[in-house]
RNA sequence: GCCUGAGUAACUCAAUCGGUAGAGUAACUCUUUUGUAAAGAGUAAGUUGUGAGUUCGAGUCUCACCUCAGGCU
Numbered sequence: 001g002c003c004u005g006a007g008u009a010a011c012u013c014a015a016u017c018g019g020u021a022g023a024g025u026a027a028c029u030c031u032u033u034u035g036u037a038a039a040g041a042g043u044a045a046g047u048u049g050u051g052a053g054u055u056c057g058a059g060u061c062u063c064a065c066c067u068c069a070g071g072c073u
Base pairs, nucleotide, nucleotide: 001072002071003070004069005068006067007066010025011024012023013022019056027043028042029041030040031039049065050064051063052062053061
């Protein structure tokens, strides 16, 4: 330098043909217990890597850039 893949909640990952982003763990609150843990119920947490474009509408499609991983030379 070229090619491929990945980037979404604190962490690990979903999201079908483009139709208004969810789960588990963790955190916090409550119940339970003499107390802790475990268990149960609930709450909160998102500029979907950045910037533009297409569209009535973009996590999803297009372009550029950034970071990471792998491969080729």
Predicted 3D model of a 73-nucleotide RNA (transfer RNA) from a Candidatus Woesebacteria bacterium.
The RNAcentral record of the sequence draws on ENA.
The coordinates come from a structure-prediction model, not an experiment, and the mean pLDDT is 81.
RNAcentral records the identical sequence in 2 taxa.
Rfam family: tRNA.